Predicted 3D model of a 541-nucleotide part of an RNA (small-subunit ribosomal RNA, 5' domain) from an uncultured bacterium.
The RNAcentral record of the full RNA draws on ENA.
The coordinates come from a structure-prediction model, not an experiment, and the mean pLDDT is 81.
Context: one part of a larger RNA
RNA sequence: GGACGAACGCUGGCGGCGUGCCUAAUACAUGCAAGUCGAGCGAAUUUUUUAGAAGUGCUUGCACUUCUUUAGAGUUAGCGGCGGACGGGUGAGUAACACGUAGGCAACCUGCCCAUAAGACUGGGAUAACUAGCGGAAACGCUAGCUAAUACCGGAUAGGCAACGGAGUCGCAUGACUGUGUUGAGAAAGGUGGAGCAAUCUACCACUUAUGGAUGGGCCUGCGGCGCAUUAGCUAGUUGGUGAGGUAACGGCUCACCAAGGCGACGAUGCGUAGCCGACCUGAGAGGGUGAUCGGCCACACUGGGACUGAGACACGGCCCAGACUCCUACGGGAGGCAGCAGUGGGGAAUAUUGGACAAUGGGGGCAACCCUGAUCCAGCGACGCCGCGUGUGUGAAGAAGGCCUGCGGGUUGUAAAGCACUUUUAGUGGGGAGGAAAACACCUGUCCUAAUACGGCAGGGAUUGACUUAACCCAAAGAAAAAGCACCGGCUAACUCUGUGCCAGCAGCCGCGGUAAUACAGAGGGUGCAAGCGUUAAUC
Numbered sequence: 001g002g003a004c005g006a007a008c009g010c011u012g013g014c015g016g017c018g019u020g021c022c023u024a025a026u027a028c029a030u031g032c033a034a035g036u037c038g039a040g041c042g043a044a045u046u047u048u049u050u051a052g053a054a055g056u057g058c059u060u061g062c063a064c065u066u067c068u069u070u071a072g073a074g075u076u077a078g079c080g081g082c083g084g085a086c087g088g089g090u091g092a093g094u095a096a097c098a099c100g101u102a103g104g105c106a107a108c109c110u111g112c113c114c115a116u117a118a119g120a121c122u123g124g125g126a127u128a129a130c131u132a133g134c135g136g137a138a139a140c141g142c143u144a145g146c147u148a149a150u151a152c153c154g155g156a157u158a159g160g161c162a163a164c165g166g167a168g169u170c171g172c173a174u175g176a177c178u179g180u181g182u183u184g185a186g187a188a189a190g191g192u193g194g195a196g197c198a199a200u201c202u203a204c205c206a207c208u209u210a211u212g213g214a215u216g217g218g219c220c221u222g223c224g225g226c227g228c229a230u231u232a233g234c235u236a237g238u239u240g241g242u243g244a245g246g247u248a249a250c251g252g253c254u255c256a257c258c259a260a261g262g263c264g265a266c267g268a269u270g271c272g273u274a275g276c277c278g279a280c281c282u283g284a285g286a287g288g289g290u291g292a293u294c295g296g297c298c299a300c301a302c303u304g305g306g307a308c309u310g311a312g313a314c315a316c317g318g319c320c321c322a323g324a325c326u327c328c329u330a331c332g333g334g335a336g337g338c339a340g341c342a343g344u345g346g347g348g349a350a351u352a353u354u355g356g357a358c359a360a361u362g363g364g365g366g367c368a369a370c371c372c373u374g375a376u377c378c379a380g381c382g383a384c385g386c387c388g389c390g391u392g393u394g395u396g397a398a399g400a401a402g403g404c405c406u407g408c409g410g411g412u413u414g415u416a417a418a419g420c421a422c423u424u425u426u427a428g429u430g431g432g433g434a435g436g437a438a439a440a441c442a443c444c445u446g447u448c449c450u451a452a453u454a455c456g457g458c459a460g461g462g463a464u465u466g467a468c469u470u471a472a473c474c475c476a477a478a479g480a481a482a483a484a485g486c487a488c489c490g491g492c493u494a495a496c497u498c499u500g501u502g503c504c505a506g507c508a509g510c511c512g513c514g515g516u517a518a519u520a521c522a523g524a525g526g527g528u529g530c531a532a533g534c535g536u537u538a539a540u541c
Stems, first nucleotide, its partner, number of pairs: 001541002006537005013389006019382002021347001026345003030342003035082003040079002043076006051068007089300003099224007108217002113213007121155004130145006161184005167178004190205006226272003233263003238260008275297004279290004302323005325336004353379001355378003361375001362373004392422004402413004426482001429476004443461006485530005490511003496525005506513002
């Protein structure tokens, strides 16, 4: 000198863009952060409507009530489907194939999506909801009865799979690929719209099998990146083999048996420290330091362990067990997990609002309308950082007054002020501005598909939708009006005098100042530097 997720002191006008618990992975009140589908299903319920019955009022053909029925429109506790494995947080652990990089898998998986091929036949039994009864303070549960499905289970079919036999082609080894014969075990589901008297047909969305793709993952290997040798020996599933089990898959991954191996001064083992990288800071570079924000990967979710479901988890807002802690209790027993967004206590030098909206982007569900989304987009707070702007401009010598110094002549503050003439950025006030971010979906028209004016695809049309927003930007009026500090002045290092103090009080980054004339302490005048900041401190180059 640079740089900072900074803090502290003094000071503080505005805006834009960023950024903000580095400490206790400490404990958490409260609210929200993952739902959605009625176009899978039965049921309950609200309302409108058609027809009928009964009753009441009675003006004898109307009104009201109840029940049954027809056709709609809603709502949703439960069964069922998809999603809760993404998104968001944190860095405790981890010195490891965790990460980075380069490869390998002839040892693997992949829901939704895309392409191609084929298919969706025929049967069955339950169960929640509900009803009745019962238990419990609650959380919740038990028994009996009833019912549905795109829930569950048989049978059929099968260019895939497995076993055995046999043929061809190929490879870096284990082997791989393509035909073929026999045997064996194996799939499926409907819904909505339209046409039709119906059987049924058809469009779309779902469903099943197979092959391929895409995407996402799993496993293996070479190399690379920390300190201590005042850590020198470590190792029994340990190293290898055979067989078996297990996995999506190779493998001591696990087990039985057999052998006695394996690692290490090219640093094993142990201890300490640490998430890794793209990057960031510095430096001419080599290098050194760091790993906040943003992006990729990993690990974790009160602590420890475990599996279930599923395409995917050993699962932050799922389950079970144990533990610590907190809460409720009728003492029998239950409930909970902010390292999600806000927020609270505590810790600390120190780090923000219990805000708005789904308008945009993206995600989940749904045919869609739409619903959900503390992701996200915005707003709020903080000079925490970077950048920009302003705090006026010109003129003005009687060189005013005042201050300070003085050799008492004067010098300096100083064109500085006042005065005069102007300007009005920004802030404040009023008005304009529905501009941009926005194009889609639903709707209408045309065309393709089709038996079809349904549905679906494509093109065009007009219309709707803004949290931010009292926005950006523009205009007007008024008025210099509302806006400057901080550090330093002995040398390094730009900037000097007076007074006070008297080795005292104090200063100090280093050298060093201060004991009666201190440019070094304190105050003042003056000056120098930077400026909405200026200094100090910490760690670092």